A computed fold for a 317-nucleotide RNA from a Tissierellia bacterium, annotated as Bacterial RNase P class A. Model confidence (mean pLDDT): 77 of 100. Rfam family: Bacterial RNase P class A. By type it is a ribozyme. Its family is annotated with tRNA processing, ribonuclease P activity and dimeric ribonuclease P complex in the Gene Ontology. The sequence is in RNAcentral, with records from ENA.
[in-house]
RNA sequence: UUACCAGAUUGCAUAAUCGCGUGCCCAGGCAUGAGGAAAGUCCGAGCACCACAAAAAAGGACGCUGGAUAACGCCCAGUGGAGGAGACUCUAAGGAAAGUGCAACAGAAAUAGACCGCCUUCGUUAAGAAGGUAAGGAUGGAAAGGUGAGGUAAGAGCUCACCAGCACUGCAGUGAUGCAGUGGCUCUGUAAACCCCGUCCGGUGCAAGACCAAAUAAGGCUAUUAGCCGUGGUAGGUCGCAUGAUUGUACUGGCAACUGUACAACAAGAUAGAUGAUUAUGUUUAACAGAACUCGGCUUAUAGAUCUGGUAACCCC
Numbered sequence: 001u002u003a004c005c006a007g008a009u010u011g012c013a014u015a016a017u018c019g020c021g022u023g024c025c026c027a028g029g030c031a032u033g034a035g036g037a038a039a040g041u042c043c044g045a046g047c048a049c050c051a052c053a054a055a056a057a058a059g060g061a062c063g064c065u066g067g068a069u070a071a072c073g074c075c076c077a078g079u080g081g082a083g084g085a086g087a088c089u090c091u092a093a094g095g096a097a098a099g100u101g102c103a104a105c106a107g108a109a110a111u112a113g114a115c116c117g118c119c120u121u122c123g124u125u126a127a128g129a130a131g132g133u134a135a136g137g138a139u140g141g142a143a144a145g146g147u148g149a150g151g152u153a154a155g156a157g158c159u160c161a162c163c164a165g166c167a168c169u170g171c172a173g174u175g176a177u178g179c180a181g182u183g184g185c186u187c188u189g190u191a192a193a194c195c196c197c198g199u200c201c202g203g204u205g206c207a208a209g210a211c212c213a214a215a216u217a218a219g220g221c222u223a224u225u226a227g228c229c230g231u232g233g234u235a236g237g238u239c240g241c242a243u244g245a246u247u248g249u250a251c252u253g254g255c256a257a258c259u260g261u262a263c264a265a266c267a268a269g270a271u272a273g274a275u276g277a278u279u280a281u282g283u284u285u286a287a288c289a290g291a292a293c294u295c296g297g298c299u300u301a302u303a304g305a306u307c308u309g310g311u312a313a314c315c316c317c
Stems, first nucleotide, its partner, number of pairs: 001313010012282007020033006035288001039299002042297005047205004059201005064078004079093001080091004094196002099194002101190003115137002117133006145163006164186001166183007209239004217231001219229004246265006253258001
């Protein structure tokens, strides 16, 4: 320099005029007014009401190990597997030796095998018959552990070496697992098919719900056709509803997710629903997109700009 990998930030700015929501002072002023995803509503919670003796069943979700958290199916750190030259990325990853099911077509044979071939014997001009053989061919996504050597009539884990897998032992690790040694030689795949095992889960969602209460309907009292008390309660209103598992900075512990301490900040709250328009300047046509109870995540959309760390190739010193 070029091509990449990983992570993070930003998401038009400033001024003027007019306008809208909310709050304050009081009658026109001041302050403040969308997002990183406000979105999808896919997970996990708070909160509210309903239900509830406990447990089980049913149903659903999840599924390598350890950690973190209010909680999680998210996140962090690792293990195994897959991909890449590499930085790095992806991974629903328990059990097929509890049982059941499925595996089309092709192929001789699909969980067990002799179609061709090879070898032996019989027969022999040849054809053929019986037996052995899984090396070679052919079919298939998958063919009886793989490669090589020995061995044999031809072959074969039949024997040996290395490799893959399985079991056991030892060492390392909290663990998943890894490494080494030994052993018999070796088991089809599919659980994102049913199923089995383990863990977790009561239901409905702020249109939840709580309070006040005109009208109006029971009851009672005074009293005489009105008033008062009081139970329920519609319209309507208030609350829920903005100080919270909050945000920022610095430091402590931790590889990290995260945690603790100190200081500082208060940041929309409507209920037919505000957050806009015009002009000027700045390089410009500024992307995706608009809160409705609130948080933690995930997923999806996103023009342009900026920063940090790393990889590969080439060049220069």